[in-house]
RNA sequence: GCGCUCCUCACUGGAGAGAGGCGGACCCUGGAGUCCGUCCACCGAAGGGGCAAGCCCGGCCGUGUGAAGCGGCGGGGUCAAUCUCUCAGGUAAAGCGGACAGCGGGGGCAUU
Repeated sequence: GCGCUCCUCACUGGAGAGAGGCGGACCCUGGAGUCCGUCCACCGAAGGGGCAAGCCCGGCCGUGUGAAGCGGCGGGGUCAAUCUCUCAGGUAAAGCGGACAGCGGGGGCAUU
């Protein structure tokens, strides 16, 4: 100097789903307020769990002169997501959070 993917920081964008029911407390007389508990209904994009093909390792059967090779069946391991589960989290607006994406800084890796 160039590049890669990984981490991190800042900025920007960023969805979905009950303004749910019941009870209590606080505020103070006004609730679409705040907090706690509980019940049901929902969401998937913090996090977390699960799975395919493929690959790897045995086993059984058939064929075969053959511990070769070939074919079939089944077991185990590894294994992705924006798929799936809904544990966690979330469900008016605002706020917070938010997978992911863009721009930039720093670190790392690799190369010259």
A computed fold for a 112-nucleotide RNA from Ideonella aquatica, annotated as Glycine riboswitch aptamer. The source organism's lineage runs through Bacteria, Pseudomonadati, Pseudomonadota, Burkholderiales and Ideonella. The sequence is in RNAcentral, with records from Rfam.